[in-house]
RNA sequence: CGCGGGAUAGACUAACGGUAGGUCGUGAGGCUCAUAACCUUAAGGCAUGGGUUCGAUUCCCAUUCCCGCAA
Numbered sequence: 001c002g003c004g005g006g007a008u009a010g011a012c013u014a015a016c017g018g019u020a021g022g023u024c025g026u027g028a029g030g031c032u033c034a035u036a037a038c039c040u041u042a043a044g045g046c047a048u049g050g051g052u053u054c055g056a057u058u059c060c061c062a063u064u065c066c067c068g069c070a071a
Base pairs, nucleotide, nucleotide: 002069003068004067005066006065007064010024011023012022013021018054026042027041028040029039030038047063048062049061050060051059
């Protein structure tokens, strides 16, 4: 250099064009003598830049980074 896969919240992981969910974690409150556990609630995310579309995490192109295969 070539081929394939991937990038989503602090971590992990879904979402086959129509309001981006979940688990853990974090903050607040409740419960408790107290802590843990448990309950309620809140904040926090689609790698970047373009294109297609009424509408893009999703489809197309380029770039960056990571993994694998071949050499």